[in-house]
RNA sequence: CUCAUCGAGACCGGCUGAGGGAAUAGGCCCGAGGAAGCCGGGGCAACCCGCGGAGCUCACCACUCCGUGAAAGGUGCCAACUCCUACGGCAGGCCCACUUGGGCUCGCCGGCAGAUGAG
Repeated sequence: CUCAUCGAGACCGGCUGAGGGAAUAGGCCCGAGGAAGCCGGGGCAACCCGCGGAGCUCACCACUCCGUGAAAGGUGCCAACUCCUACGGCAGGCCCACUUGGGCUCGCCGGCAGAUGAG
């Protein structure tokens, strides 16, 4: 840099001792009944792997979709949707002004950023 996924799932012990939820801001949470970190153990999960079917094709390969097996290995993960919001679009509700409009709130979609894997 490219592609895919991100509303599911899964915690104990030891050391240590005040922060943590990526970054900025706001909110909301977690935390002395022990945060972050390190170590040990446990667990979750099919991204990497295999099989079957369908689509495509003259056929095969590749690719896409659906289903399924595998936790031995390489990673990853184990509060809250990636905790929520921020930018744009659409729809609803409430309030103010009523000529254009403005404010608040809520939902959906997209984008940005990020995380993880494969290349």
The RNA shown here (SAM riboswitch aptamer (S box leader)) has 119 nucleotides and comes from a soil metagenome. It matches the Rfam family "SAM riboswitch aptamer (S box leader)". Gene Ontology term of the family: regulation of gene expression.